[in-house]
Context: one part of a larger RNA
RNA sequence: UGACAGGGGCCUGCAUAAGCGGUGGAGCAUGUGGUUGAAUUCGAUGCAAAGCGAAGAACCUUACUAGGGCUUGACAUGCCGUGAAUCCUCCCAAAAGAGAGGAGUGCCUUCGAGAACAUGGAUAGAGUUGGUGCAUGGGUUUCAUCAGCUCAUGCCGUAAGGUGUUGGGUUAAGUCCCGCAAUGAGCGCAACCCUCGUGUUUAGUUUCCAGCGUUGAGUUUGAAACCCUAGAUAGACUACCGGUGAUAAGCCGAAGGAAGGUGAGGAUGACAUCAAUUCAUCAUGCUCCUUACGCCCUGGGUGACACAUGUGCUACAAUGGCUAGGACAAAGGGUCGUAACCCUAUGAGGGGAAUCUAUCCUCAAAAACCCAACCUCAGUUUGGAUUAUAGGCUGCAACUUGCUUGCAUGAAGCCGUAAUUGCUAGUAAUCGUCGGUCAGCCAUACAACGGUGAAUCCGUUCCCAGUCCUUGUACA
Numbered sequence: 001u002g003a004c005a006g007g008g009g010c011c012u013g014c015a016u017a018a019g020c021g022g023u024g025g026a027g028c029a030u031g032u033g034g035u036u037g038a039a040u041u042c043g044a045u046g047c048a049a050a051g052c053g054a055a056g057a058a059c060c061u062u063a064c065u066a067g068g069g070c071u072u073g074a075c076a077u078g079c080c081g082u083g084a085a086u087c088c089u090c091c092c093a094a095a096a097g098a099g100a101g102g103a104g105u106g107c108c109u110u111c112g113a114g115a116a117c118a119u120g121g122a123u124a125g126a127g128u129u130g131g132u133g134c135a136u137g138g139g140u141u142u143c144a145u146c147a148g149c150u151c152a153u154g155c156c157g158u159a160a161g162g163u164g165u166u167g168g169g170u171u172a173a174g175u176c177c178c179g180c181a182a183u184g185a186g187c188g189c190a191a192c193c194c195u196c197g198u199g200u201u202u203a204g205u206u207u208c209c210a211g212c213g214u215u216g217a218g219u220u221u222g223a224a225a226c227c228c229u230a231g232a233u234a235g236a237c238u239a240c241c242g243g244u245g246a247u248a249a250g251c252c253g254a255a256g257g258a259a260g261g262u263g264a265g266g267a268u269g270a271c272a273u274c275a276a277u278u279c280a281u282c283a284u285g286c287u288c289c290u291u292a293c294g295c296c297c298u299g300g301g302u303g304a305c306a307c308a309u310g311u312g313c314u315a316c317a318a319u320g321g322c323u324a325g326g327a328c329a330a331a332g333g334g335u336c337g338u339a340a341c342c343c344u345a346u347g348a349g350g351g352g353a354a355u356c357u358a359u360c361c362u363c364a365a366a367a368a369c370c371c372a373a374c375c376u377c378a379g380u381u382u383g384g385a386u387u388a389u390a391g392g393c394u395g396c397a398a399c400u401u402g403c404u405u406g407c408a409u410g411a412a413g414c415c416g417u418a419a420u421u422g423c424u425a426g427u428a429a430u431c432g433u434c435g436g437u438c439a440g441c442c443a444u445a446c447a448a449c450g451g452u453g454a455a456u457c458c459g460u461u462c463c464c465a466g467u468c469c470u471u472g473u474a475c476a
Stems, first nucleotide, its partner, number of pairs: 001476002003473003007470003011466003015460002019423005026314008034305002042053002064300007077124002079121005086103005092097001107114001127289001130287003136283002138278003148187006154163003167178003193266004198234007207224001209222002212218001237260001241253004303442001316416001320375002323372001325370002332363003337356001341352004382413001387408001389406005429452005435446001
């Protein structure tokens, strides 16, 4: 100087407390461990691995495995030879790949050749999701959006170092003020950026309003006040008033205001730490393989199943279930696409088909909610697992292993021990909607969107984590 302490002091945080809802019990989905297995490819392992890499494993993907094949190779460059390229047919085969026959002679030309492509040969050399993240670059997590981490000059100390950065106040903040052997500066904080909340202005179609009209659809006429869209701009700064404070920084209260003390949310992550993670995104040193640890193909596997565990979904019902009727969003996607509407089917779906490269058309029905009828506390008109059967769709292909419809079946489950977790306001809880990936989909995931909309915070003694000061130390 650090680190540590069941030492002390100040302080902060959904850390505790107060409250609301969960997990832990059930069924299922999904990830992991273990076991099994020809293979169940690999990585990630306390917080900070485990709905993670994977924004989508039937083939492909695919890295694993069995079998069938290739050896200058699926891919790149250089040399030599042959043939344009390309297309069709037959035949062996699971396919890859072999074999045979035929069609075809293009572009350019100095008539030698050349370009592109295919094929054969030799060799330099290709290739490797093989190893090492403890050889590395780059990326990333965590502490932590915590308030810290340093430097120059000066001064102090023999030196390691100290001072500054400590002290008195204050702040979300090393934020600011005052004091001080310190005076300044840098990386962080804050602000600058984006979205939302208010006004003004510019613009007025595909939007909005009015007339008129229709079964319905704005085909049509007029206007741009409102709504909306998207550019510019104003606005919030403790600015004003009162109190308090050291006449400071600030704090408390009031007013005005759409908004008040960081307005709300996001992006933004200092110096370091964990030999943290990634050689399987990529790049790369060294090392290893080279008729194989490379490459092609078919089938299988990554989906196994006594069990253990993480994350979720659906429930256990009456604040409910079912049936009928009625209402109100936002944000997204769409041309190899979204598809109104019509016909058809109990339904999934099928057959036609207008419009739309989209503020125009469409996906599209929002659901919880309201109103009315039934059910009356039961393993039920709860719950929907599982199973049987008949279909549909995508796709060469749905057995292993897809999604979905109808009918039948109708399991566990009556609120969950010890323990543990999220959340402070348009939040929790609850209700639906859309998107990416994608032929299809195992999505209950992830990422966004809006609707309805709470309770509690006395306090900091204790648990956990952290900043600063200080005491101790047989630790470095």
This is a predicted structure of a 476-nucleotide part of an RNA (small-subunit ribosomal RNA, 3' major domain) from Pseudotsuga menziesii. The full RNA is in RNAcentral, with records from SILVA. The coordinates come from a structure-prediction model, not an experiment, and the mean pLDDT is 82.